[in-house]
RNA sequence: GGCCGCUUAGCUCAGUUGGUUAGAGCGUCCGGUUUACAUCCGGCAGGUCGGGGGUUCGACUCCCUCAGCGGCCA
Numbered sequence: 001g002g003c004c005g006c007u008u009a010g011c012u013c014a015g016u017u018g019g020u021u022a023g024a025g026c027g028u029c030c031g032g033u034u035u036a037c038a039u040c041c042g043g044c045a046g047g048u049c050g051g052g053g054g055u056u057c058g059a060c061u062c063c064c065u066c067a068g069c070g071g072c073c074a
Base pairs, nucleotide, nucleotide: 001073002072003071004070005069006068007067010026011025012024013023019057029043030042031041032040050066051065052064053063054062
């Protein structure tokens, strides 16, 4: 330098042949249980879906571009 893949909650990930409120597990926090801790049970919060632009009635999803990470080739 060229090509390919990935980027969604604090962490690990799902999601969609574009469709009406964006999810799970773990974790944090609160409550219950306990003398207390752990376990267990219940509940809450937490996201500009990597940034910007475009297409569309409508974008996490399609297109362009930038950035970061990983891999292959040279």